[in-house]
């Protein structure tokens, strides 16, 4: 260096929940653990999700903005431990 152990020290925290903020999708803080070895960071590419909008449609929904998601993939960037191999 890679690879990641029924290893130590140590983080993080779905789902539900209550409060605060959004139009909404969701954020953020408590509580709460289902997971996680990058579940640290970063909307760059793909995915999805939303509609206070536009444009089109008979309607259903389409396109486009929007904005949310890094715990949907992937890409950049950092970084704890550390055995056998």
């Nucleotide at each position: 260096u890679g690879c990641g152990a029924a290893a130590a020290a140590g983080g993080c925290a779905a789902a539900c929940u209550u409060g605060a903020c959004g139009a909404a999708a969701g954020u953020u803080a408590g509580g709460g653990a289902c997971g996680c070895a990058a579940a640290g960071u970063u909307a760059c590419g793909g995915g999805u999700c939303u509609u206070c909008c536009a444009u089109u449609u008979u309607a259903g929904g389409a396109u486009g903005a929007u904005g949310a998601u890094c715990g949907c993939c992937g890409g950049a960037c950092u970084a704890c431990c550390a055995a056998a191999c």
This is a predicted structure of an 85-nucleotide RNA (c-di-GMP-I-GGC riboswitch aptamer) from Desulfosporosinus sp. NCBI's taxonomy places the organism under Bacteria, Bacillota, Eubacteriales, Desulfitobacteriaceae, Desulfosporosinus. The prediction has a mean pLDDT of 85.